[in-house]
Context: one part of a larger RNA
Molecule: small-subunit ribosomal RNA, central domain
Organism: metagenome
């Protein structure tokens, strides 16, 4: 070291691109790295380990023999592997055609609702609760009508629908743009899986500067409530939510299930695209995505069950008692918050 594991018991990195590395589809031909065989030298003695003999036995010795898996040198195999050439088309990618869909980014409009301003009607309340009470209101509120202003957020449609690697993404319109599915036929010819370090994306709070600020509302003030109420309930209300740059860089970032391939019984919904067909819708296939229930098989069990928690293979990540602790200490990153790496004493 050969181990055993990761849905819920420790334990899949938020996702992604990708470097090094690792693994890697089919044929043919050579090469003989690695792999197998043989000789042959070596591989000190001693000790193991067998034999047989000396000490009365035994430990101990003494012979001999085997071994000492190993290294080097040769001489041979070529099926695997690596190599070097040359194919090949099924894996990968390209082209082309019609669709689908809240995928990104920018720019504009748009309707109801709120809340303010104005300006008419009108009069003693309004608002809030479990019940009040703080608050508003005769300087004329609340209610209604009409006009203006603002900002945010997009009701019905809407859906275990869609699309996005994940975060996340719904009003309408135009513009730039990424994927992905299916269908076709041609083209490159293994260009491929994975991915330590790197790099990019990363909600929702924070944070700098700059603008906006209706409405909601940490903090914060007042009313309640209550033995107390630093709460929960009610009037307010500022950070902040919204936009611009930048920056933090985390989450129950969850499908608590890393990624690619192959195989393995089945019923039913749905979404997208096609084919057969009547040439309208249906109905039956085919392919891709989302749901459900279940078979075998797996699982402590709950369950998982072609979207796998079955089988199998390739890469990476993580785990190895509870507490101390994702903490101290040092490093790095940040304006700051703080985040990434990460122990130990002691203790059960």
């Nucleotide at each position: 070291c050969u181990g055993g594991g990761c849905g819920u018991a420790a334990a899949g990195g938020g996702c992604g691109c990708g470097u090094a590395g690792g693994u890697g589809g089919u044929u043919u031909u050579g090469u003989g790295u690695g792999u197998c065989g043989g000789a042959u030298g070596u591989g000190a003695a001693a000790u193991c380990c067998c034999a047989u003999c000396g000490c009365u036995c035994a430990a101990c010795g003494a012979u001999g023999g085997a071994a000492c898996u190993g290294c080097a040198u040769u001489c041979g195999a070529a099926a695997c592997u690596g190599c070097a050439a040359a194919g090949c088309u099924u894996g990968a990618g390209u082209u082309c055609a019609g669709g689908a869909g809240a995928g990104g980014a920018g720019a504009g409009c748009g309707g109801a609702a709120u809340u303010c301003u104005u300006g008419g009607u009108g009069u003693a309340g309004c608002g809030g609760u479990g019940a009040a009470a703080u608050g508003c209101g005769c300087u004329g509120a609340u209610a209604u009508c009409a006009a203006g202003a603002a900002g945010a957020a997009c009701a019905c449609c809407g859906g275990u629908g869609g699309c996005g690697a994940a975060g996340g993404c719904g009003g309408c319109u135009c513009u730039c743009u990424g994927g992905a599915a299916u269908g076709a036929u041609a083209c490159u010819g293994a260009c491929a899986c994975u991915g330590a370090g790197g790099c990019g994306c990363g909600a929702a709070a924070g944070u700098u500067g700059g603008g906006g600020g209706a409405g909601c509302a940490a903090a914060c003030a007042g009313g309640u409530u209550u033995a107390g109420a630093u709460a929960c309930c009610c009037u307010g209300g500022u950070a902040g939510u919204c936009c611009c740059a930048a920056c933090u860089g985390u989450a129950a970032a969850c499908g608590g299930u890393g990624u690619g391939c192959a195989u393995u019984u089945g019923g039913u919904g749905u979404a997208g695209g096609g084919g057969u067909g009547u040439u309208g819708a249906c109905c039956c296939c085919c392919c891709u995505g989302u749901g459900c229930c279940g078979g075998a098989g797996c699982g402590a069990a709950c369950g998982c069950g072609u979207u796998a928690a079955a089988u199998g293979c390739a890469c990476c990540g993580c785990c190895u008692g509870g507490g101390g602790a994702g903490u101290a200490c040092g490093g790095u990153c940040g304006c700051a918050a703080g985040a990434c790496u990460a122990a130990a004493a002691c203790u059960c």